[in-house]
The RNA shown here (c-di-AMP riboswitch aptamer (ydaO/yuaA leader)) has 130 nucleotides and comes from a Bacillota bacterium. Of the family's consensus pairs, 95% are formed in the model. The sequence was found by an Rfam model in a public genome assembly. Its Rfam family is "c-di-AMP riboswitch aptamer (ydaO/yuaA leader)". Its family is annotated with cyclic-di-AMP binding and regulation of gene expression in the Gene Ontology. Rfam describes the family as follows. This family represents a conserved RNA structure found upstream of the ydaO and yuaA genes in Bacillus subtilis and related genes in other bacteria. Taxonomically the source falls in Bacillota (Bacteria, Bacillati).
RNA sequence: ACAACAUUACGGCCGAAUCCCCGUUAUGGGGUACGGAGGAACCAUGUUCAGGGGUGAAACGUUAAGUGGGGCCUGUAAUCCCCCGGCCCUAACCCGCCAGCUAACUCCGGAGGCAAAGGAGGGAUCAUGU
Numbered sequence: 001a002c003a004a005c006a007u008u009a010c011g012g013c014c015g016a017a018u019c020c021c022c023g024u025u026a027u028g029g030g031g032u033a034c035g036g037a038g039g040a041a042c043c044a045u046g047u048u049c050a051g052g053g054g055u056g057a058a059a060c061g062u063u064a065a066g067u068g069g070g071g072c073c074u075g076u077a078a079u080c081c082c083c084c085g086g087c088c089c090u091a092a093c094c095c096g097c098c099a100g101c102u103a104a105c106u107c108c109g110g111a112g113g114c115a116a117a118g119g120a121g122g123g124a125u126c127a128u129g130u
Stems, first nucleotide, its partner, number of pairs: 004130004010075001012114003019031004034109005043100001051098001052095004059067002068090006078125005083119002
């Protein structure tokens, strides 16, 4: 390096939202994996009351169905992609007349909520042991 076989630990999901330190009777404080916004030049844009914009999958259409978009289906490594089938979601909130992209720079979040549980393969990345 290649090939084959085997396997511990571990092992549910959405979401950026995990983890660490200090302190209080309690409320708290600092940081962090990971996320978001504003903001030049160049480039782009006829946008500006029918106001405009942001996070997010949550847009179009209708007052219907749908189309489009998003997630899950818990193994024998693990993770990712593809195929078939099935199930679920398609909200909510924020800025406040104002924001395209955007280096430097500046400012924020780092919560909550759940149980949608199939199949036979293919490919890629890549641990450990023989």